Predicted 3D model of a 545-nucleotide part of an RNA (large-subunit ribosomal RNA, domain I) from a Trueperaceae bacterium. Taxonomically the source falls in Trueperaceae (Bacteria, Thermotogati, Deinococcota, Trueperales). Rfam family: Bacterial large subunit ribosomal RNA. The coordinates come from a structure-prediction model, not an experiment, and the mean pLDDT is 84.
[in-house]
Context: one part of a larger RNA
RNA sequence: GGCGUACGGUGGAUGCCUUGGCAGUCGAACCGAUGAAGGACGUGGCUACCUGCGAUAAGCCUCGGCGAGCUGGGAAGCAAGCUUUGACCCGGGGAUGUCCGAAUGGGGAAACCCACUAGCGCGAACCGCUAGUACCCAUAGCUGAACACAUAGGCUAUGUGGAGGGAACCCAGGGAACUGAAACAUCUAAGUACCUGGAGGAAAAGAAAGAAACCUCGAUUCCCUUAGUAGUGGCGAACGAAAAGGGAAUAGCCCAAACCGCUUCCUACGGGAAGCGGGGUUGUAGGACCAGCAAUGUGGACCCGAGUGUCUAGCCGAAGCGUACUGGAAAGGCGCGCCAAAGUGGGUGAUAGCCCCGUAGGCGAAAGGCACGGAGGCCUAGCUGGCACCUGAGUAGCUCGAGUCACGUGGAACCUCGAGUGAAUCCACGGGGACCACCCCGUAAGGCUAAAUAUUCCGACUGACCGAUAGUGGACAAGUACCGUGAGGGAAAGGUGAAAAGUACCCCGUGAGGGGAGUGAAAUAGUACCUGAAACCGUGCGCUU
Numbered sequence: 001g002g003c004g005u006a007c008g009g010u011g012g013a014u015g016c017c018u019u020g021g022c023a024g025u026c027g028a029a030c031c032g033a034u035g036a037a038g039g040a041c042g043u044g045g046c047u048a049c050c051u052g053c054g055a056u057a058a059g060c061c062u063c064g065g066c067g068a069g070c071u072g073g074g075a076a077g078c079a080a081g082c083u084u085u086g087a088c089c090c091g092g093g094g095a096u097g098u099c100c101g102a103a104u105g106g107g108g109a110a111a112c113c114c115a116c117u118a119g120c121g122c123g124a125a126c127c128g129c130u131a132g133u134a135c136c137c138a139u140a141g142c143u144g145a146a147c148a149c150a151u152a153g154g155c156u157a158u159g160u161g162g163a164g165g166g167a168a169c170c171c172a173g174g175g176a177a178c179u180g181a182a183a184c185a186u187c188u189a190a191g192u193a194c195c196u197g198g199a200g201g202a203a204a205a206g207a208a209a210g211a212a213a214c215c216u217c218g219a220u221u222c223c224c225u226u227a228g229u230a231g232u233g234g235c236g237a238a239c240g241a242a243a244a245g246g247g248a249a250u251a252g253c254c255c256a257a258a259c260c261g262c263u264u265c266c267u268a269c270g271g272g273a274a275g276c277g278g279g280g281u282u283g284u285a286g287g288a289c290c291a292g293c294a295a296u297g298u299g300g301a302c303c304c305g306a307g308u309g310u311c312u313a314g315c316c317g318a319a320g321c322g323u324a325c326u327g328g329a330a331a332g333g334c335g336c337g338c339c340a341a342a343g344u345g346g347g348u349g350a351u352a353g354c355c356c357c358g359u360a361g362g363c364g365a366a367a368g369g370c371a372c373g374g375a376g377g378c379c380u381a382g383c384u385g386g387c388a389c390c391u392g393a394g395u396a397g398c399u400c401g402a403g404u405c406a407c408g409u410g411g412a413a414c415c416u417c418g419a420g421u422g423a424a425u426c427c428a429c430g431g432g433g434a435c436c437a438c439c440c441c442g443u444a445a446g447g448c449u450a451a452a453u454a455u456u457c458c459g460a461c462u463g464a465c466c467g468a469u470a471g472u473g474g475a476c477a478a479g480u481a482c483c484g485u486g487a488g489g490g491a492a493a494g495g496u497g498a499a500a501a502g503u504a505c506c507c508c509g510u511g512a513g514g515g516g517a518g519u520g521a522a523a524u525a526g527u528a529c530c531u532g533a534a535a536c537c538g539u540g541c542g543c544u545u
Base pairs, nucleotide, nucleotide: 001544002543003542004541005540006539007538008537009536015530016495017494020466021465022463023462024461025460026459027458028456029455030165031164038100039099040098041054042053043052045078046077049073050072060094061093062092063091064090065089069082070081071080105114106113107112115133116132117131118130119129120128121127135162136161137159138158139157140156141155142154143153169200170198171197172196173195174194180187184234210217211216221248222247223246224245231239232238252448253447254446255392259278260277261276262275263274264273265272266271283426285391286390287389289386290385291384292383293382299379300378302377303376307372308371309370310369311368312367314363315362316361320336321335322334323333325332337354338353339343345357346356347355397421398420399419400418401417402416403415407433428443429442430441431440432439482489483488502529505516506515507514508513
């Protein structure tokens, strides 16, 4: 030196554990000038961090709940206090709420600087405190040019008005490329990613100028199916319906106009315009107007609302003991019982239906929210005949150019947009995939509308989901430390024990550390702490060179 073996060191795999995640289901679903989201700085007797709070600063008031301890956490300690006259804690409502931030008096390199007006501080000045002072829009009023009236403009007041934020979902305005086509240009990827605007708890759509086919259906949305069909397509790659059928959920309404009335303004006095009120709302056409007839009732998504239910604290809640068994410890073993509308689950010194918290089943709200909701308010219905007044115009249509429709210009309708042109008015107009006729269906050019549907920042529950190199990046002072000028990138790191009982005292040592002693079931469980693999490093012994 090698091999073997025993015992160690180092190291942190493995096993077990879980405070954290992941997924699904159900619930719930906006916040903000009454200053949000998010922050800065403060705030404790002693306080670096987290949490809470805001100069009233781990808190103040009030109303409820609970009932004996309490002064948040890691995290103990000292000091000083509070509390059955109900503290602490939990929930409803309120007060305070520095500075920044839409940030809004002006400025600004966010958390800072500097003002004006009114009031106040014994307050003239200086200093300070309180309130107000941004912009836009709407409404009302006061003023008021060029230019006489007027108008523009200015000022003031009022407004639960706007502004900003939000994970995904939604609508709209813009809108790629890689890629595929085995290259590539039409095409595809894809109206995707991304940017922007906007709204809500959902959004959008929505009460037929529809779909059909000579039979009919009767707003919209979503699912299944039709169907990878009909079709589209360098007929390549690929794209890809609809009706019918079956389900979920169901709900229908309001204007404009004709006509009538009122007010204001203009008027070449013929009238016209605007606003308001009544009227009226459709396709078997309907309505206005004229004449005649009939009638008091149905429904409602609006207002109010007794009450009921529910959410935001809580409360009651059955039944087991013994043991001379094992053990540190009994919930295990043994013995004999009991409850069960409760044998989900968690804890307790090992494995507990009957020890604790709970669970099944019941009960409960001063205050606030939500839903339903009766009476009431408000809104809301006709028939016949006549007449021919009204029924959404730079609209429909057409031409050219585009887009979108599953449909790439095609025979290309329908729908939408740009440019041009440009109707009809119910004996009307649009559609039925060029176009024409017949036939059928519908009534555009105004608007509103729950539910069924989508999503998950949030809450609860569940899991043949993970268990610390997994599961979120993050179980721990994590979007932290650290890196980067910046946009941005982005970790590692869990476990003593049932209980700190965390080793008094002695010894060696400057200390670190260790040896005794003691605690403990265990200390090779000693805070570098469960288990403690391997690589790697030693010591003793054996063999060997």